This is a predicted structure of a 101-nucleotide RNA (SAM riboswitch aptamer (S box leader)) from an uncultured Flavobacteriales bacterium.
The sequence was found by an Rfam model in a public genome assembly.
Model confidence (mean pLDDT): 80 of 100.

RNA sequence: UACUUAUCAAGAAAGACUGAGGGAUGGGCCCUAUGAUGUCUUGGCAACCUUGAAAAUGCAAGGUGCCAAAUCCCACUCCAUUUAAUGGAGGAAGAUGAGAG
Numbered sequence: 001u002a003c004u005u006a007u008c009a010a011g012a013a014a015g016a017c018u019g020a021g022g023g024a025u026g027g028g029c030c031c032u033a034u035g036a037u038g039u040c041u042u043g044g045c046a047a048c049c050u051u052g053a054a055a056a057u058g059c060a061a062g063g064u065g066c067c068a069a070a071u072c073c074c075a076c077u078c079c080a081u082u083u084a085a086u087g088g089a090g091g092a093a094g095a096u097g098a099g100a101g
């Protein structure tokens, strides 16, 4: 980097340094000098994988992941009231875990 598969409306932030951007892409909308982003430290959430003990949907350790807003919303197709717009279903794209080449 492409493939397979599961999940994605829940949950969880402080400090130090840095100093203007960030939210994947486009549009919208939002966050941001009352400090974006990044790094580090500490803490927390969760339970995908492994191991252990064990016997109940949990515990401990480890490997990951995550800690504004539904994956922030929409994007393509179909359906319903209908011009638009709104709502619903599915898909695509993306993120993360696991697997395999």
Base pairs, nucleotide, nucleotide: 003099004098005097006096007095008094013042014041015040016039017038021031022030023029025075026074027073028072043067044066045065048063049062050061051060052059071093076090077089078088079087080086081085